[in-house]
RNA sequence: AAUACUGCUGCAGGAGAGGGUUCGCGGUCACCAUUGACCCGCGAACCGCCGAAGGCGCAACACGCCCGGAAACGCUCAGGCAAACGGACCGUAGCAGGCAG
Numbered sequence: 001a002a003u004a005c006u007g008c009u010g011c012a013g014g015a016g017a018g019g020g021u022u023c024g025c026g027g028u029c030a031c032c033a034u035u036g037a038c039c040c041g042c043g044a045a046c047c048g049c050c051g052a053a054g055g056c057g058c059a060a061c062a063c064g065c066c067c068g069g070a071a072a073c074g075c076u077c078a079g080g081c082a083a084a085c086g087g088a089c090c091g092u093a094g095c096a097g098g099c100a101g
Stems, first nucleotide, its partner, number of pairs: 005097007013089001018047001020046008028037003048081003054077001055075003061068001
């Protein structure tokens, strides 16, 4: 004491798939009330679907054996299926770390 690289923060971009059905509770509206509308919220069950938070799996390879072993691949546990939020990844700016040399 740079660059690459890593982390954090700000800003910009960022896909897919249900505004599903039934039930319960509460709210709203209508009704004198019973009750109803299925408009809103919460919860439960069920059906369908998506892959790009996270998680899990593995080919080559490695290993005497076991253990190990990547992804935008596979699974769909979790998550998600109007918009918003979130979002792998990516561009940029700042800060911090920082091998070889």